The RNA shown here (Glycine riboswitch aptamer) has 126 nucleotides and comes from a Pseudomonadota bacterium.
The sequence was found by an Rfam model in a public genome assembly.
NCBI's taxonomy places the organism under Bacteria, Pseudomonadati, Pseudomonadota.
RNA sequence: GGAAUACACUCUGGAGAGCGCAGUCGCAGCGAAUCAGCGCGGCUGCCACCGAAGGGGCAGCGGCCCGCUGGUGUGGUCAAACCGGCGUCCGUAAUCUCUCAGGUACCAAGGACAGAGGGGUGAAGC
Numbered sequence: 001g002g003a004a005u006a007c008a009c010u011c012u013g014g015a016g017a018g019c020g021c022a023g024u025c026g027c028a029g030c031g032a033a034u035c036a037g038c039g040c041g042g043c044u045g046c047c048a049c050c051g052a053a054g055g056g057g058c059a060g061c062g063g064c065c066c067g068c069u070g071g072u073g074u075g076g077u078c079a080a081a082c083c084g085g086c087g088u089c090c091g092u093a094a095u096c097u098c099u100c101a102g103g104u105a106c107c108a109a110g111g112a113c114a115g116a117g118g119g120g121u122g123a124a125g126c
Base pairs, nucleotide, nucleotide: 001126006121007120009117010116011115012114013113018047020046021045022044023043024042025041026040027039029038030037048104049103050102054100055098056097057096060092061091062090063089066087067086068085069084070083071082072081
């Protein structure tokens, strides 16, 4: 110098699971002497459930210090060395799994992942 890849940004698509119960606060209307009750929303607690923000866990495979064991090796035995098996340990996944977090009528929001866009950040090989 350079650009794979990665991340971010914009647009599009994007599943699952209770309109749960109780308490409390607020809003608006009906009702009502006041209260109670009905509706919507927030918060707290409890029970049930979902998995696709995030997060945790694991296989095979690979690794090597160590332990056990088999073989090669030798005139014999053993040792060194080499090769193999098992074990402990280490590394490594997911749309699997856990359900901590998050979520559970419609709408909205979120959403792994996928596609497109411009070319923002940084940058391996070369």
Its Rfam family is "Glycine riboswitch aptamer". Gene Ontology term of the family: glycine biosynthetic process. About the family: This family represents the bacterial glycine riboswitch.